About this RNA: The RNA shown here (small-subunit ribosomal RNA) has 1411 nucleotides and comes from an uncultured bacterium. RNAcentral holds the sequence, with entries from ENA. Its Rfam family is "Bacterial small subunit ribosomal RNA".

RNA sequence: AGAGUUUGAUCCUGGCUCAGGACGAACGCUGGCGGCAUGCCUAACACAUGCAAGUCGAACGGAAAUUACUUCUGUAAUCUUAUUGGCGAACGGAUGAGUAACUCGUGGGCAACCUGCCCUCUACAUGGGGACAACUUCCCUAAAGGGGUGCUAAUACCUAAUGUGACACCUUUCUCACAUGAGGAUGCUGUGAAAGAUGGCCUCUAUUUAUAAUCUAUCGCUACAGGAUGGGCCUGCGUCUGAUUAGAUAGUUGGUGGGGUAACGGCCUAACAGGCGAUGAUCAUUAGACGGUCUUGAGAGGAUGAACGGCCACAUAUGGGACUGAGACUCCGCCCAGACUCCUACGGGAGGCAACUUUGGGGAAGCUUCCACCAUGGACGAAAGCCUGAAAUAGCAAUCAAGGGUGAGUGACGAAAGAAUUCAUUCCGUAAAGAUCUUUUAAGUUUUUCGAAUGUGCAAAUUGUGUAUUAUGAUUUGUAAUGGCGGUUGUAUAAGAAUAAACCCAGGCUUAAUUCGUUCCAACAACCGCGGUAAUUAGUAGGUGGCCAACGUUUCUCGGAAUUAUUGGGCGUAAAGAGCAUGUAAGCGGUUUUAUUAAUGUGGAGUGUAAAAUACGGGGACUCUUCCCUCGUAUGGCUCUGUAUACUGGAAGACUCGAGUGCACGAGAGAAAAGAAGAAUUCUCAGUGUAGCGCUGAGAUGUGUAGAUAUUGGGAGGAACACCACUGGCGAAGGCGCCUUUCUGGACUGUGUAUGACGCUGAGAUGCGAAAGCCAGGGUAGCGCACGCGAUUAGAUACCCCGGUAGUGUUCACCGUAAACGAUGGGUAUUAGGUGUAGGAGGUAUCCACCCCCUCUGUGCCGGAGUUAACGCAAUAAGUAUCCCGCCUGGGGAGUACGUCCCCAAGGAUGAAACUCAAAGGAAUUGACGGGGGCCCGCCCAACCAGUGGAUUAUGUGGUUUAAUUGGACGCAACGGGAAGACCCUUCCCAGGACUUGCCAUCCUACUAUCGACGUAGAGAUACAUUAGGCGCCCUUCGGCGAAAGCUCAGACAGGUCGUGCAUGUUUGUAGUCAGCUUGUGUCGUGAGAUGUUGGGUUAAGUCCCGCAGCGCGCGCAACCCCUAUUGUUAGUUGCUUCGAAAGAGCCCUUUAGCGAGGCUGCCCUUGACAAACCGGAGGAGGGCGGGGGAGACGUCAAAUCCUCCUGCCCCUUAUGUUCUGGGCUACCCCCGUAAUACCAUGGUGGUAAACAGAGGGAAGCCAAAGCCGCGAGGCAGAGCAAAUCCCUAAAAGCCAUCUCAGUUCGGAUUGCAGGCUGCAACUCGCCUGCAUGAAGCUGGAAUUGCUAGUAAUCGCGGAUCAGAAUGCCGCGGUGAAUACGUUCCCGGGCCUUGCACACACCGCCCGUCA
Repeated sequence: AGAGUUUGAUCCUGGCUCAGGACGAACGCUGGCGGCAUGCCUAACACAUGCAAGUCGAACGGAAAUUACUUCUGUAAUCUUAUUGGCGAACGGAUGAGUAACUCGUGGGCAACCUGCCCUCUACAUGGGGACAACUUCCCUAAAGGGGUGCUAAUACCUAAUGUGACACCUUUCUCACAUGAGGAUGCUGUGAAAGAUGGCCUCUAUUUAUAAUCUAUCGCUACAGGAUGGGCCUGCGUCUGAUUAGAUAGUUGGUGGGGUAACGGCCUAACAGGCGAUGAUCAUUAGACGGUCUUGAGAGGAUGAACGGCCACAUAUGGGACUGAGACUCCGCCCAGACUCCUACGGGAGGCAACUUUGGGGAAGCUUCCACCAUGGACGAAAGCCUGAAAUAGCAAUCAAGGGUGAGUGACGAAAGAAUUCAUUCCGUAAAGAUCUUUUAAGUUUUUCGAAUGUGCAAAUUGUGUAUUAUGAUUUGUAAUGGCGGUUGUAUAAGAAUAAACCCAGGCUUAAUUCGUUCCAACAACCGCGGUAAUUAGUAGGUGGCCAACGUUUCUCGGAAUUAUUGGGCGUAAAGAGCAUGUAAGCGGUUUUAUUAAUGUGGAGUGUAAAAUACGGGGACUCUUCCCUCGUAUGGCUCUGUAUACUGGAAGACUCGAGUGCACGAGAGAAAAGAAGAAUUCUCAGUGUAGCGCUGAGAUGUGUAGAUAUUGGGAGGAACACCACUGGCGAAGGCGCCUUUCUGGACUGUGUAUGACGCUGAGAUGCGAAAGCCAGGGUAGCGCACGCGAUUAGAUACCCCGGUAGUGUUCACCGUAAACGAUGGGUAUUAGGUGUAGGAGGUAUCCACCCCCUCUGUGCCGGAGUUAACGCAAUAAGUAUCCCGCCUGGGGAGUACGUCCCCAAGGAUGAAACUCAAAGGAAUUGACGGGGGCCCGCCCAACCAGUGGAUUAUGUGGUUUAAUUGGACGCAACGGGAAGACCCUUCCCAGGACUUGCCAUCCUACUAUCGACGUAGAGAUACAUUAGGCGCCCUUCGGCGAAAGCUCAGACAGGUCGUGCAUGUUUGUAGUCAGCUUGUGUCGUGAGAUGUUGGGUUAAGUCCCGCAGCGCGCGCAACCCCUAUUGUUAGUUGCUUCGAAAGAGCCCUUUAGCGAGGCUGCCCUUGACAAACCGGAGGAGGGCGGGGGAGACGUCAAAUCCUCCUGCCCCUUAUGUUCUGGGCUACCCCCGUAAUACCAUGGUGGUAAACAGAGGGAAGCCAAAGCCGCGAGGCAGAGCAAAUCCCUAAAAGCCAUCUCAGUUCGGAUUGCAGGCUGCAACUCGCCUGCAUGAAGCUGGAAUUGCUAGUAAUCGCGGAUCAGAAUGCCGCGGUGAAUACGUUCCCGGGCCUUGCACACACCGCCCGUCA
């Protein structure tokens, strides 16, 4: 200090979430030690039992007990104690219900007060009296308790005396003060006190020698004054939220008279009059407030108020009251009401744990019914002492923070196990084991410090009081006892690694990765998200990371969050400027002068206070640390005092620049009222005139022969004002447009008369405020919500058409809202320019007009700095400053609900929450898309030709069927496609029969050379039987060994056309042979990105040229390659030529194969920008890429293929492998695709054998001639040929004749008979031939395909596969057209531009209803 999350990506706005800290915590898992701290946050719920406040016999009378003595009756001492009496019980301890308050905090005040015990000073303490408890005895009652009679004491009570002080009235007088006043002195009068106890002694007194009422010491008592301590009251300032709480108050606010209090006071009372509130009264919700918190934060702040400390309040829910007392309206006192619990003899009684411990209950959740007063503190007492659940300690709890441990070094064969693996190895890992050490800690033994002596008892000494040796107080010394914690702490010591590690996480944020099983299941997840068969997100394992006696989760809280912004935010489009103005309170405000002034603010200096603890810094002590002790610092607040006077404010003056005013001029749809004009629509009257008019995309409803529309003339009525007219004018905004008149508001310019800051903004408030709507009149031509009709449509409560009521217009009222927008509040000042426009003034120059220049005001455009997230704004700011107001704080819910106010109503104003989401949003970017635009291309359309879709057949798919009909391919881009050829085989499918290391590969063991018949059974695989023949190769020490092959035991393994093409490779389709796709560097932009690649031309082309913040490279285009069209040259046999019977000769021609030439917009001309290029022409075999092929950019479709092949993972292993026979893939009522053949005369049939190709194939031959046989398929035959030689091989369309428009001499399906060929085999299930049979079909609906020239169409030929089996496929040549005006439209594509809420990208996104 930031990070994640909106998007394909970007910048911003904006929310959500995380990393940090903290806790009186809880939960999960785990847990060894000691010390320090903390421990009902919930039910101020209810409480059994025990205990928490007593003490004093030195205040008093009595009683019991013990001891001693005794005259036996008592006396004395000691001790205990109820009652009377004194003091205490008002402290200490608990809790936070109430309280929004002088409660608390802070600073003051009381001249308006009190104060027991304590300290100091002064004075005094003299007489007397009568009772009541206890006790005795009697009575009532269940109990609690109560009553009567009698006796008695006091430091209890009462009375009298005295009266230093004190208090009250009055007299005289002094000093002081901030108002009321305060203090002192003098005099008279009045009021009004007391208590003794203990010890001791004999100086005084009294009796008589020891006592006391005397005296004395100590303690106590009374009065006054002062102090200290503690309290009471008053007061300035501060102290939560809500206006959907705006009015509240009746002792209420104040004074007067009276009363009351310790004291002031409406504290109480009588009669009078008022006081509070927008600076938030009253009311409502919530809440003890503070120091502070090892809180958080850089700070300012925010949150909190446990523990500790001072304050307040309260003590059974709840309310009331006083008594006693120095002090209470009293936690362990009283009375009353009321609720609850308990006892009861039903008459009546008892009780109060928010003290400590405990119980129940509530709850996620908080301890022992412990020990002792040792220390500290408190009550009482003269003291010893006694009491003390305060406090000190212990127990329980990882509840918190801090500390120290769970061992140390060495140890490589890098052991084993485990895990991973690319099978080489790697990790765990010096980790372990082993050997060598140590002993903190735990458990054991021994010894021991501090809290404890400054207190207490006893003894002694010094000293005060006192006549005093006694007594008593103080001080000192000696001595004795006293410990809850405590089996404390610390030290020493033997032995021994012995007694001690878990938890969480690993997709990103965030340090850290793999395996297995699971498969949108189970689960995870703070947020984003993960899981649908290869999960780095779930579960698990081994390793990694983090932290460590803890670790994680959850709650609350601060931070991050500048996400309420004082520090420190915003409002054109993201949330946000009120519709506009006037103006009250309030805030802010021009120049300048004066002062021994006063106040305020600011700066500086000082006084007092700001409790302690805490915090910070230093030091000390426990080994360190937490804790503890000590010193210092800090504390922004408040109070008091002095000084300074620039700014601000107040006071008193002055000024003119702001503001308004006077005078003068011009401009204007500014407002209101009255009157007037013309054009048009409609209606009406009359004329002319005749069949339609009107409307629409097309129509219909409508209107018209009762005369419309059209046209001419007359009349009526209402509303609105063409042209001028405009980024022109006016107005605060809404808004305002014919002309004239009247009345009226404002702005501008010039001048500088008079005033002298009179100003700006403006919460509430008041007024104005489009359209629609509302109330009551009058008005109504046109238009026209609602409504009706006609269309459109799946529907059409709409868009279109025909009608049409409210309304629109006017008057008097209401409503008060709009995208009321510049989506931009108002004022002032200031900051480059340029150019329009409207209204004024001035100058050049003597006047006028125009031009020009300058200036003020308004209204536009462009643009620099600056600013902005960007777009943009830019003197009319969204720049720079300042003043005031309004408004915003994620999206939805919602401008909704409730409440209140306004309104005739409709509605308006104000204005939430529950719940829900992780986004919603702004600007800009790149794509894709658009029934957006521009340019261009393509057999895309158009034009032409021939088809498909109808028929039959072939073939493929679907569907159905089946034991099986193997499987894959599904818009274009699956469907005569993989398959260039399923009777067996192929073959994967089905039925049945068999084999199990297997058909096949490698390794190991044993044996055998290999090879190779005849036979039997079986559907065959196979099994059985039998061995005739045959005897190999290399090395050899002749024993043997080896290679290859066969067979064989056991297993590693083989095998899989099993799955996943969504795990992959390879290959392929596709858009598309479309012209595109990128990159380096530079530049622009915050950035995504842009530029280049856009623009002007041109091209088949991102082809080329020109221009240009771009300049270049690359992949594509083109070219290079092959075929083809012309030709030269070289070489020629099997080719060709001449002669010929042949041999032979030759290479001109034809032809074959090499190497060349030729074509490049090269030449001329028009156009074009002197370009690229285009048009035309010449030459030429060929002309503008000559024609055809091959070659397919970046990427798209999770396109196709695991059944070509390769391959990860999964699966099968006497089977999903292998093998055999038979069957199936050929089924068949149906749909579809692709073809063949036809429907005939451009033809069929017959005849003519007398015409012309190209390219292929042929030995394991699917070549086969001549000749012969057969109607034919074919057979016999076998010459020739491993091919420019021989063969397939006949080319067919052609020509002649005939048929004459018919289901035919068309068409050939189907079926019967007879044959041929291939093959082991032709039934399922092949092809061909002959004879016979002779189906549908007469040119094909909607729709749809191909093709631009040697093309379409048509004709035949060959080949691959192949034993056989093409209407398919791949090739070859023959004959050989028509049309293209053109690019509007359909389809597809390319470039530019525009819109966009799409980005899985329009097969998108998304709204409503119903389920």